[in-house]
RNA sequence: GGGGGUAUAGCUUAGUGGUGAAGCAUUCGAUUGCAGAUCGAGAGGUCCCCGGUUCGAACCCGGGUGCCCCCU
Numbered sequence: 001g002g003g004g005g006u007a008u009a010g011c012u013u014a015g016u017g018g019u020g021a022a023g024c025a026u027u028c029g030a031u032u033g034c035a036g037a038u039c040g041a042g043a044g045g046u047c048c049c050c051g052g053u054u055c056g057a058a059c060c061c062g063g064g065u066g067c068c069c070c071c072u
Base pairs, nucleotide, nucleotide: 001071002070003069004068005067006066007065010024011023012022013021018055026042027041028040029039030038048064049063050062051061052060
């Protein structure tokens, strides 16, 4: 220099154009002599950035940035 993949909650990941989910972590409650485990409830998201397509975009398209892989 060229090509490909990837970016979603604190972490690991789902989510094929129509209300953003799960596990772990975290908070509160139940239980317990206290804690852990277990059970119940909650909080937590400008879906990497800019633009475009569309009635409607996390999702499709273009550009940018970070990370990973391959070629030279």
Molecule: transfer RNA
Organism: Strongylocentrotus purpuratus